[in-house]
RNA sequence: GAAGCAAGCCAGACAGCCGCUGGCUCCUGUGUUCGCACAGGGGCGGGAGGAAGGUCCGGACUCCACAGAGCAGGGUGACGGUUAACGGCCGUCCGCUGAAAGCCGUGGGCAACCACGGUAUAAGGCGAGGAAUAGGGCCACAGAGACGAGCGUAUUAAGUUACGGUGAAACGCGGUAACCUCCACCCGGAGCAAUUCCAAAUAGGCACGCGUUGAGGUUGCUCGCGGAGCGUGCGGGUAGGAAGCUUGAGCCAUGGAGCAAUUCAUGGCCUAGAGGAAUGGCUGUCAUAGCCGGCAUCGCUGCCGGCCGUAACAGAAUCCGGCCUAUCGGCUUGCUUUACUU
Numbered sequence: 001g002a003a004g005c006a007a008g009c010c011a012g013a014c015a016g017c018c019g020c021u022g023g024c025u026c027c028u029g030u031g032u033u034c035g036c037a038c039a040g041g042g043g044c045g046g047g048a049g050g051a052a053g054g055u056c057c058g059g060a061c062u063c064c065a066c067a068g069a070g071c072a073g074g075g076u077g078a079c080g081g082u083u084a085a086c087g088g089c090c091g092u093c094c095g096c097u098g099a100a101a102g103c104c105g106u107g108g109g110c111a112a113c114c115a116c117g118g119u120a121u122a123a124g125g126c127g128a129g130g131a132a133u134a135g136g137g138c139c140a141c142a143g144a145g146a147c148g149a150g151c152g153u154a155u156u157a158a159g160u161u162a163c164g165g166u167g168a169a170a171c172g173c174g175g176u177a178a179c180c181u182c183c184a185c186c187c188g189g190a191g192c193a194a195u196u197c198c199a200a201a202u203a204g205g206c207a208c209g210c211g212u213u214g215a216g217g218u219u220g221c222u223c224g225c226g227g228a229g230c231g232u233g234c235g236g237g238u239a240g241g242a243a244g245c246u247u248g249a250g251c252c253a254u255g256g257a258g259c260a261a262u263u264c265a266u267g268g269c270c271u272a273g274a275g276g277a278a279u280g281g282c283u284g285u286c287a288u289a290g291c292c293g294g295c296a297u298c299g300c301u302g303c304c305g306g307c308c309g310u311a312a313c314a315g316a317a318u319c320c321g322g323c324c325u326a327u328c329g330g331c332u333u334g335c336u337u338u339a340c341u342u
Stems, first nucleotide, its partner, number of pairs: 001338010012286007020047002023044009049313001053324002056322005061191004073187005078092005093129001094127004102119007130182002135180002137176003147172001151164004195243004205234006217225002250269008287310001290307007
């Protein structure tokens, strides 16, 4: 220099102004069971992602059910390890795949060499990778015949022996389990709209008391009118509020064990917590991408000027470990094979 791969990281930067959401703190006022609560004002920090997504798999947590065993149903499947758990991840085996160069062949060329075809492995990638002698089913096209024996030709005492184009498989101990099935192992159900607490108005319910010897209403009182409820307490539910709710299988650094996944020790850090659902908007400068023009250059490309105005996928909703899917552009590191030079 050529070729093929793998892993990790970023996801515009800075400044000013105005907001939204939640936290801490200070002042003032009110109430107080002296813990604090409420209202107003001020100050200072925090505030989306690598997938927050799909809800596919596995757990934590909550409620319900549950003596034990079996059937049904669902899932997984080489061997070993890892983990809270897994269908994830790691290592190994097996199978398939996997570039340039090289080699072989053909063609061209005076030659150097070029083009096409074939052949191989590295790193890497992929594998629903148990069982086909328990049983059932199925086997496209081609072929006379496709799953169980028949058919054709030759042959023999005898369906006795041999051969039979096509096809992955043909006159058989064939293939297929990503068809049923068998074997081994695993699995209770529902899900934060889980679940728990506080609790208004109105209308029901229950208890007690008053009320036709007149309740409540009608003007504060009396009279009058009118005619069946009224008061107190308790309890359930709704609106509403609170908890669950973010300190956790957490993150970072160093060291140890291990090929690795992973794990142990020490030190440091706190990093959204909304809830009909905040995380935004404007301005300026700069960087990236894109477009236009000019100059230089054989070309790749570089420089200058201008325009555009943030540019992909997308957005938390109980939390965590994975898988899958989407994704503009950029950066870094590593592995393997090989040409040339030293």
Record summary:
A computed fold for a 342-nucleotide RNA from a Burkholderiaceae bacterium, annotated as Bacterial RNase P class A. The sequence is in RNAcentral, with records from ENA. Rfam family: Bacterial RNase P class A. Rfam's curators write: Ribonuclease P (RNase P) is a ubiquitous endoribonuclease, found in archaea, bacteria and eukarya as well as chloroplasts and mitochondria. The gene name in the source record is rnpB.